[in-house]
RNA sequence: AGCCCCAUGGUGUAGUGGCCCAGCAUAGAAGCCUCUGGAGCUUCGGACCCAGGUUCGAAUCCUGGUGGGGCUA
Numbered sequence: 001a002g003c004c005c006c007a008u009g010g011u012g013u014a015g016u017g018g019c020c021c022a023g024c025a026u027a028g029a030a031g032c033c034u035c036u037g038g039a040g041c042u043u044c045g046g047a048c049c050c051a052g053g054u055u056c057g058a059a060u061c062c063u064g065g066u067g068g069g070g071c072u073a
Base pairs, nucleotide, nucleotide: 001072002071003070004069005068006067007066010026011025012024013023018056028044029043030042031041032040049065050064051063052062053061
């Protein structure tokens, strides 16, 4: 320098144009239960890397950028 892949709550992930103002697990908070508890149950808060574009509608498609990983030289 060229090419490929990835980026979603604190962490790990699902999503493949509308059912999603985004689900699950775990971590956190509150409550219940319990002799106790780090076990079990219920509830709550918390996220789409950035900027444009396409579209009636974008986490999803396109372009550029940023960051991470890989291959080639």